[in-house]
RNA sequence: GCGGGGGAGGAGGUGAUCGCGGGCCGGUUGUUGCGGCUCGAGGAAAGUCCGGACUCCGCAGAGCAGGACGCUGGGUAACGCCCAGGAGGGGAAACCCUACGGAUAGCGCCACAGAAAACAAACCGCCUGCCUCGGUAGGUAAGGGUGAAACGGUGGGGUAAGAGCCCACCGCGGUUCCGGGCGACCGGACCGGCACGGCAAGCCCCGUCCGGAGCAAUGCCAAGUAGGAGAGGAGGAGCGGCUCGCUCCGUUCCGCAGUCAUGCGGGUAACUCUUGGGUAGGCAGCUAGAGGUUGCCGGCAACGGCAAUCCCAGAGAAAUGAUCACCCACGACAGAAUCCGGCUUAUCCCUCCCCCAAUUUU
RNA sequence: GCGCCUGUAGCUCAGCUGGAUAGAGCACAGGAUUCCGGUUCCUGGUGUCGGGGGUUCGAAUCCCUCCAGGCGCG
Numbered sequence: 001g002c003g004g005g006g007g008a009g010g011a012g013g014u015g016a017u018c019g020c021g022g023g024c025c026g027g028u029u030g031u032u033g034c035g036g037c038u039c040g041a042g043g044a045a046a047g048u049c050c051g052g053a054c055u056c057c058g059c060a061g062a063g064c065a066g067g068a069c070g071c072u073g074g075g076u077a078a079c080g081c082c083c084a085g086g087a088g089g090g091g092a093a094a095c096c097c098u099a100c101g102g103a104u105a106g107c108g109c110c111a112c113a114g115a116a117a118a119c120a121a122a123c124c125g126c127c128u129g130c131c132u133c134g135g136u137a138g139g140u141a142a143g144g145g146u147g148a149a150a151c152g153g154u155g156g157g158g159u160a161a162g163a164g165c166c167c168a169c170c171g172c173g174g175u176u177c178c179g180g181g182c183g184a185c186c187g188g189a190c191c192g193g194c195a196c197g198g199c200a201a202g203c204c205c206c207g208u209c210c211g212g213a214g215c216a217a218u219g220c221c222a223a224g225u226a227g228g229a230g231a232g233g234a235g236g237a238g239c240g241g242c243u244c245g246c247u248c249c250g251u252u253c254c255g256c257a258g259u260c261a262u263g264c265g266g267g268u269a270a271c272u273c274u275u276g277g278g279u280a281g282g283c284a285g286c287u288a289g290a291g292g293u294u295g296c297c298g299g300c301a302a303c304g305g306c307a308a309u310c311c312c313a314g315a316g317a318a319a320u321g322a323u324c325a326c327c328c329a330c331g332a333c334a335g336a337a338u339c340c341g342g343c344u345u346a347u348c349c350c351u352c353c354c355c356c357a358a359u360u361u362u
Numbered sequence: 363g364c365g366c367c368u369g370u371a372g373c374u375c376a377g378c379u380g381g382a383u384a385g386a387g388c389a390c391a392g393g394a395u396u397c398c399g400g401u402u403c404c405u406g407g408u409g410u411c412g413g414g415g416g417u418u419c420g421a422a423u424c425c426c427u428c429c430a431g432g433c434g435c436g
Stems, first nucleotide, its partner, number of pairs: 003356008012327007020040007042333001046344002049342005054214004066210005071085005086100001087098004101205002106203002108199003123144002125140007152170006171194001172192003176189005218284004228275005235249006253266005291310008328331001363435007372388004381419001390406005412428005
């Protein structure tokens, strides 16, 4: 210098002029306006795909239904995220990828081809017997062919021909033993001739988790309207020490029956519900936080602890811009709306660190 | 902010409990009939199944993600 792998950071800079939004201060006449100071988008602010905080509603506890997740250990407020490891796969390597529980709980599916597609069976073939000599009765699963997938593979023995029928090695299985590891799992020994095809991103089973709604949540104030219409209704609401008591609001009207206790029916008030109409303003929530930066300590790491230090948008139809000059690498994707942790997607390029392979030079 | 649906030929739709040539009608092209046109009859091409990735032997269909369009509620 070329090719490749992994990670971190940046996202034009500086100056001048004009302009915009928030906060504070000052003069002024109290809100407008003016002047000064100060702060003012992102790594994804995005998609809204997950998880939480917060608020309201519901709620004895648990379950059903529904949904999500799924190797092991750890991190975290929590997660479907992250870290470390195991297994499997890819690569020559650095390294990368994995929806990775269960197919012996059950059900279902496996088109076409093929004899046969899951539990047994036999098309061609091979071997044996019989006869009318190309048929038939059996044996066999080695060979052929089909398929994505065919009931262990290779070699030897054995046999009428064959076959884990027997043996060696490889593969597979085991609720066995030993060693290592917290564990997933790994290594070895022993046992079993092999019985158990695939699909769970088909139903399902097992384990874990999930109450619902969302800042247009929610609380307060102001303003406004006709206490309108309909239904229910002799009771309703609040507080406390809640089988009870107190306080407040409303009522005790009419008809019938009556054994004069009361019962039945109707009306009305407080109150409750539904519907119609009115309101479209302000304040809080709102940004000091699972916050940032630096250092030390613990940990392989994710992360955690301690100390110091910093304040870094907060609008309410929505502010971040424009022009000029210089410099360079010639500037991409894109704009906060309650907040935070992730994932995913978009993104011209630039800088730095570590590693792999081969070549050349010293 | 929350919830949901759709995307298949030029147009309107089937197919979406996985199975190989993805269909139907209209439209289009060619031919026949006619003096010519229409009607009618015969024949034919229609296609990245919105894009990408995955599961599977096999995907329009199942899963994930992105894009576009539409609807409902507060």

Source information:
Two RNAs folded together computationally: RNase P RNA and transfer RNA, 436 nucleotides in total. Rfam match: Bacterial RNase P class A. Rfam's curators write: Ribonuclease P (RNase P) is a ubiquitous endoribonuclease, found in archaea, bacteria and eukarya as well as chloroplasts and mitochondria. Model confidence (mean pLDDT): 76 of 100.